[in-house]
RNA sequence: GCGAAGGACGACUAGGGUUCCGGUCCCGGGAGGGAUGUCUGGUCCGAGAGUCGUCGCCUCCUGCUGCGGGGGGUACACGGCGGGACAAAAGCCCGGGAGGU
Numbered sequence: 001g002c003g004a005a006g007g008a009c010g011a012c013u014a015g016g017g018u019u020c021c022g023g024u025c026c027c028g029g030g031a032g033g034g035a036u037g038u039c040u041g042g043u044c045c046g047a048g049a050g051u052c053g054u055c056g057c058c059u060c061c062u063g064c065u066g067c068g069g070g071g072g073g074u075a076c077a078c079g080g081c082g083g084g085a086c087a088a089a090a091g092c093c094c095g096g097g098a099g100g101u
Base pairs, nucleotide, nucleotide: 007055008054009053010052011051012050015045016044020042021041022039023036024035025034026033027032056074057073058072059071060070061069062068063067076096078099082094083093084092
């Protein structure tokens, strides 16, 4: 310097904004309308470096005659600016990136 591998999905949480619901304020006789996320919330989005689960993969033992059962493993991981999507934002995506050790 190059290549391969470091797996997939689901539920949840940290976190996130404001399309919908609700809250608050204003207008209106009413229906309803407007503003507001520096409104705790419900719906919603949501982690490579967060949690749990299921599967997959590797390995050892064991049973069966053709399909199981059991044990172990699945490491490590500091990270901008900027851009992107959805209504909008984010620890989402670009990204195990740039960069750093």
This is a predicted structure of a 101-nucleotide RNA (Guanidine-I riboswitch aptamer) from Sediminicurvatus halobius. The RNAcentral record of the sequence draws on Rfam. The coordinates come from a structure-prediction model, not an experiment, and the mean pLDDT is 84. It matches the Rfam family "Guanidine-I riboswitch aptamer". From the family's description: This family represents a conserved RNA structure found upstream of the ykkC and yxkD genes in Bacillus subtilis and related genes in other bacteria.